Notes: A computed fold for a 72-nucleotide RNA from a marine sediment metagenome, annotated as transfer RNA. It matches the Rfam family "tRNA". Gene Ontology term of the family: triplet codon-amino acid adaptor activity. The sequence is in RNAcentral, with records from MGnify.
[in-house]
């Protein structure tokens, strides 16, 4: 310098263009229990930036950042 893939909560991670963006898990807080740990209910919290396409974008599309891979 090319050239493929990827970016969703503190962490992993699903999402055929249309439901309030879903699960785990941390973390609060509550029940249980002599303590704890495990279990059980309950609340916070997310689409990587700017732009276009659409009646609608986390999904497409063009540009930037970022990270893995190859290649030179």
């Nucleotide at each position: 310098g090319c050239g493929g893939c990827c970016g969703u909560a503190g962490u992993c991670u699903a999402g055929u263009g249309g439901u309030u963006a879903g699960g785990a898990u941390u973390c609060c807080a509550g029940a249980u229990u002599g303590c704890c740990a495990a279990u059980c209910u309950g609340g916070u919290g997310a689409c990587c930036c700017g732009g276009g396409u659409u009646c609608g974008a986390g999904c497409c599309c063009c540009g930037g950042c970022g990270g893995c891979c190859g290649c030179a």